[in-house]
RNA sequence: CUUCUGAAAAGGCAAACUUAUCUAAAGGUAAGGACGCAAAGCUACGGGUCUAAGGCCAUCACUUACAAACAAUUAUAUAUUUAGUGGCUAUGACCGCCGGGCUGCCUUG
Numbered sequence: 001c002u003u004c005u006g007a008a009a010a011g012g013c014a015a016a017c018u019u020a021u022c023u024a025a026a027g028g029u030a031a032g033g034a035c036g037c038a039a040a041g042c043u044a045c046g047g048g049u050c051u052a053a054g055g056c057c058a059u060c061a062c063u064u065a066c067a068a069a070c071a072a073u074u075a076u077a078u079a080u081u082u083a084g085u086g087g088c089u090a091u092g093a094c095c096g097c098c099g100g101g102c103u104g105c106c107u108u109g
Base pairs, nucleotide, nucleotide: 004109006106012037013036017032018031019030020029021028022027035096041102042101043100045099046098047097048094049093050092054089055088056087057086058085059084061082064079065078
């Protein structure tokens, strides 16, 4: 110096939750707080997971137009528009899901 190991010592990080805030959401940031972690340090490179603003498709209700009709009422068919609902989708997110890459403290062997 490199690799493996993790009993000791000095420390480090901070889950859930609460408050505030950003965001369409997932999620992030800060303070408090500790479930845990030998890389629970950094990196979205690979896999995987989460979300669906936007886009696409479908559906049903309504508006309008046309037809029938003295009027009212009822029914049918077509087209259009806009909400709702459902499905698909990352360009969004997760490194404390796994792996890769980079970097690092102490000490036994």
About this RNA: The RNA shown here (c-di-GMP-I riboswitch aptamer) has 109 nucleotides and comes from Thalassobacillus cyri. Taxonomically the source falls in Thalassobacillus (Bacteria, Bacillota, Caryophanales, Bacillaceae). It was read from a public genome assembly, where an Rfam model found it.